[in-house]
């Protein structure tokens, strides 16, 4: 400098063709038990990297940035 993948919840990841953001671990409670675990049932947690277009709606499509891996090229 040029191509490609990634970027959603505290972690690890889904999200199909555009139409109500999930999942499992992990954290709060309640049950259970003498007590823990273990196992049920509940619950909080998300400006979906960052700005922009499109569109009656955008995690999805477009542009543009920016990390992070990763290929290739150049210079010496």
């Nucleotide at each position: 400098g040029g191509g490609g993948u990634a970027u959603u919840a505290g972690c690890u990841c889904a999200g199909c063709u555009g139409a109500u953001a999930g999942a499992g671990c992990g954290c709060c409670g309640c049950a259970u038990u003498c007590g823990c675990a273990u196992u049920g049932c509940g619950g909080a947690g998300g400006u979906c990297g960052c700005g922009g277009g499109u569109u009656u709606a955008a995690g999805u499509c477009c542009c543009g940035c920016a990390u992070a891996c990763u290929c290739c090229a150049c210079c010496a």
A computed fold for a 76-nucleotide RNA from a Candidatus Saccharimonadota bacterium, annotated as transfer RNA.
The sequence is in RNAcentral, with records from ENA and MGnify.
NCBI's taxonomy places the organism under Bacteria, Bacteria candidate phyla, Candidatus Saccharimonadota.
Model confidence (mean pLDDT): 82 of 100.
Rfam family: tRNA. The family's RNA type in Rfam is transfer RNA.